[in-house]
Context: one part of a larger RNA
């Protein structure tokens, strides 16, 4: 977290008894070369910045996976051969790379008030005509720590089983999901964009060919055709059918 309870109508929203998490640490700048001190040194109190570590949540950006894109190559087998391609070798191996995941990445957190207290400072005070903070009576101060409170989160199975609206809700199948082991949650079922497919678009790849751009030149870049998975936005073409009987 489900399942689970004869909480005895169902669906929704909502108080909070309680629970839990978390409240972290360091440097710098001003206050100030100020108080203090012969000099050397050099503060508290208070403000304001950073930065690390934890933690979260994301995935725009930088990264890294991407075994369902792309592009290049080795051996050999096939497609009758050429050429083009498919198979196997770790994904054959080498170059990038979308969606998602994801940290190295990016966001954001942590600021409040009390209460007894420890070390420790102290009043008054005796035993002990002095002096003594006192394992004497009595009263104070006084910590990032301890206990509440504030924050975040979860919560009515809190059995005193709480309020409030609202009048209806639901399974079972189907077609799915950033949900998910099964269940459960979620969205949809033609009065339909819910998953495929198509239609464009992003994006991704790029030693097909051209062309331009640098360079004396080897080349190198850029632009593009091709060809393209999870994205996004549109379209009912498949598919979420359509009908009837029985019935407490």
């Nucleotide at each position: 977290u489900g399942c689970a309870a004869u909480u005895a109508u169902a669906a929704a929203a909502u108080u909070g008894a309680g629970a839990g998490a978390g409240c972290c640490a360091u440097u710098c700048u001003c206050c100030u070369g100020u108080a203090c001190g012969a000099g050397a040194g050099g503060a508290c109190c208070g403000a304001g910045a950073a930065u690390g570590a934890u933690g979260a949540a994301c995935c725009u950006c930088u990264u890294g996976u991407g075994u369902a894109c792309c592009a290049g190559u080795u051996g050999u087998c096939g497609c009758g051969c050429c050429a083009g391609c498919g198979g196997c070798a770790u994904c054959g191996c080498u170059g990038g790379g979308u969606a998602g995941c994801u940290a190295c990445g990016u966001u954001c957190a942590g600021a409040u008030c009390g209460a007894a207290u420890a070390a420790c400072c102290g009043c008054u005070g005796a035993a002990a005509g002095c002096a003594u903070c006192u394992c004497a009576a009595g009263c104070g101060g006084g910590a990032a720590g301890u206990c509440g409170u504030a924050u975040c989160u979860c919560a009515a199975a809190a059995c005193c089983a709480g309020u409030u609206u609202u009048a209806a809700a639901u399974u079972u199948c189907g077609u799915g999901g950033a949900a998910g082991a099964u269940u459960a949650c979620c969205a949809c079922g033609u009065a339909a964009a819910u998953a495929g497919g198509c239609g464009a678009g992003a994006a991704g790849u790029a030693a097909a060919u051209u062309u331009g751009u640098a360079g004396u030149a080897a080349u190198a870049c850029a632009c593009u055709a091709g060809c393209u998975a999870a994205c996004u936005c549109g379209u009912a073409c498949u598919a979420a059918u359509u009908u009837a009987u029985u019935g407490a």
Molecule: large-subunit ribosomal RNA, domain VI
Organism: Koliella longiseta